[in-house]
Model confidence (mean pLDDT): 89 of 100. This is a predicted structure of a 328-nucleotide part of an RNA (large-subunit ribosomal RNA, domain IV) from Dolichospermum sp. DET50. The RNAcentral record of the full RNA draws on ENA. NCBI's taxonomy places the organism under Bacteria, Cyanobacteriota, Cyanophyceae, Aphanizomenonaceae, Dolichospermum.
Context: one part of a larger RNA
RNA sequence: CUCUCUCUAAGGAACUCGGCAAAAUGGCCCCGUAACUUCGGAAGAAGGGGUGCCCACCUAAGAAGUGGGUCGCAGUGAAGAGAUCCAAGCGACUGUUUACCAAAAACACAGGUCUCCGCCAACUCGUAAGAGGACGUAUGGGGGCUGACGCCUGCCCAGUGCCGGAAGGUUAAAGAAGCCGGUCAGCGAAAGUAAAGCUGGCGACUGAAGCCCCGGUGAACGGCGGCCGUAACUAUAACGGUCCUAAGGUAGCGAAAUUCCUUGUCGGGUAAGUUCCGACCCGCACGAAAGGCGUAACGAUUUGGAUGGUGUCUCAGAGAGAGACUCG
Repeated sequence: CUCUCUCUAAGGAACUCGGCAAAAUGGCCCCGUAACUUCGGAAGAAGGGGUGCCCACCUAAGAAGUGGGUCGCAGUGAAGAGAUCCAAGCGACUGUUUACCAAAAACACAGGUCUCCGCCAACUCGUAAGAGGACGUAUGGGGGCUGACGCCUGCCCAGUGCCGGAAGGUUAAAGAAGCCGGUCAGCGAAAGUAAAGCUGGCGACUGAAGCCCCGGUGAACGGCGGCCGUAACUAUAACGGUCCUAAGGUAGCGAAAUUCCUUGUCGGGUAAGUUCCGACCCGCACGAAAGGCGUAACGAUUUGGAUGGUGUCUCAGAGAGAGACUCG
C1' cells in the first nucleotide's frame, strides 16, 4: 500500500452526476393513525409506550392480565428481523424480457374496438396425402389496433386501401364472317389463270375478371391552412375582407419522456435552485384507440424535497484479520 472488518472528537451530505456505499430502522404486545379513495384500501401510515427475574392475586392453566418487589449501563441484553414522510413523471395492477453489460416507461395483461370465418370454416404447415384450427361451431375460431377503471374519442372519403355496384369505355386466351398469299388437278401455244384440298397471313364481329367509372367506409393508410384590416390612451382583436383546401386541430392538455430560441416569464421551496412543484400560452414541432385527459392501489421504475441516522465528506486517525514486501 491492497482486501475484508471494528471504532471515532466537533460538524452531519458540506461528498458526489446522484446519499453510491455505509449507518440507521427492525421481533412481539398495547395505544394511536392523515390526505386521498375504485370504500377494498392507503396502514406496520405517521407517532408513542412496553419487553429480564421473583412473589402474590386472578385463571382450567406454569398462558394472558393486575399488583408488589428486585438486578444491571443496557432485558426481542447475542444472532436473525421495515428507515419513514411529502410532491411529480411513466406504466393501471400480479406477471414477462435482452442465458453472459439494459428488468424498464419495453412485452404481456383483463377490458375496448375493427375485420374475416356457416364448418370439408377462415387461417397456418406441407409438392401431395395429410395435419393443426377442433373431436371446437359465431357467448366459437383467425388477424389488426388499443390496453384496468372514470370522463370522452371532434372535422376530412380529394389521394391510397377495403367493401358494394354494374349502364357505358377499355381488355386476354378462344371463336370467327370475309379478304390476301403459297401449292396444285384442269384450261391455255405461251404469258398466265386456277376449283377442291392442304397451308401461311390479315381480320369485321363475339369475348370474363380487372382497370376507368358510380357510391360507401377513419377504433382503414392517412390529413386536420395563409395573408390583411378592425374597439374613444396604448396594447390586443370578439368582428370583417381575401386566397387556397378533401377538410382546416374540436374537447382536453401544454416550456411537457414533446419547447429550438430557453436557465422563457411569474409564483413556491433554498442564504443561494440550468433540476423540482404550481401557473401563464408565444404548442420551432401536443391532441383524441400509432388513443386524449384524469386516476385509488401497485413499482429492485424515473425526478425533486424533508425528517432521522451516519467516516460520503471537512480530514483524517486508531485497531483486527488476510495479502503484498524482506529474510529464511